[in-house]
Context: one part of a larger RNA
Molecule: large-subunit ribosomal RNA, domain VI
Organism: Longimicrobiales bacterium
RNA sequence: CGUCGGAAUGUUGAGGAGAGCCAUCCCUAGUACGAGAGGACCGGGAUGGACCAACCACUAGUGUACCGGUUGUCGCGCCAGCGGCAUUGCCGGGUAGCUACGUUGGGCAGGGAUAACCGCUGAAAGCAUCUAAGUGGGAAGCCCCCUCCAAGAUGAGCAUUCCCAGAACGUUAGUUCUCAGAAGGGCCGUGCGAGACGAGCACGUUGAUAGGCGGCAGGUGGAAGCUCCGUGAGGAGUGCAGCCGAGCCGUACUAAUUGCCCGAGAGG
Numbered sequence: 001c002g003u004c005g006g007a008a009u010g011u012u013g014a015g016g017a018g019a020g021c022c023a024u025c026c027c028u029a030g031u032a033c034g035a036g037a038g039g040a041c042c043g044g045g046a047u048g049g050a051c052c053a054a055c056c057a058c059u060a061g062u063g064u065a066c067c068g069g070u071u072g073u074c075g076c077g078c079c080a081g082c083g084g085c086a087u088u089g090c091c092g093g094g095u096a097g098c099u100a101c102g103u104u105g106g107g108c109a110g111g112g113a114u115a116a117c118c119g120c121u122g123a124a125a126g127c128a129u130c131u132a133a134g135u136g137g138g139a140a141g142c143c144c145c146c147u148c149c150a151a152g153a154u155g156a157g158c159a160u161u162c163c164c165a166g167a168a169c170g171u172u173a174g175u176u177c178u179c180a181g182a183a184g185g186g187c188c189g190u191g192c193g194a195g196a197c198g199a200g201c202a203c204g205u206u207g208a209u210a211g212g213c214g215g216c217a218g219g220u221g222g223a224a225g226c227u228c229c230g231u232g233a234g235g236a237g238u239g240c241a242g243c244c245g246a247g248c249c250g251u252a253c254u255a256a257u258u259g260c261c262c263g264a265g266a267g268g
Stems, first nucleotide, its partner, number of pairs: 001152001005163007015149004021049007033038001051106005059100004066093005071086006110144003117137004164267001165178005179265001184262004188204005209255003212251005218244003225238005
């Protein structure tokens, strides 16, 4: 921009994309077959591999904004306690998130038309012949079935709901005046399990959207100060302490203020 007024919501599916895998074991059955050795078709069940998707309760990894330990050095006047730098200085752990090595799920089944191939009936050609007329069966393959996208499918679909004026003139093509600015959308702001940016989604005081704060979960692992014990390094008690990102629940304290713009006038 179009989809023949504008808009919101829900859909149909032309078309497209994806998936489609394999193995082992058991039963049938040591049966059919075979002198024996060996050893099935058909059908049923179980397990696994690779691949794919989703997710983070479990396990594990990461987790330079969490906690602790520790070396050297510098600083805060000194002790104590802290901070800076040294790859995050090094080391031990680790929430959320993101992940796989983790968990869960998937390939099934079914229908249709067929290939090679196997048939029925059957002439040309009194026979024979699956084929010439006619008519069956038959693949991991094809079309459906399963998952996803999808009406720019310009062939632009469908459904529901919402919104929109009066007057004058007129050779009805329209012109003018006044009024109105709808439904809905956007701008702007607070954000996100959404994201390169747009977009999408949630919220904007009739408010829990983010931050803060409170509680909880969770992580570290027992703070500082003081007291006691030890000559001391150090230890114990106060005290499962102190600290604590992203998680959960709550709470208007802070910020989402007030507003502005687009958008019709019943539609060849």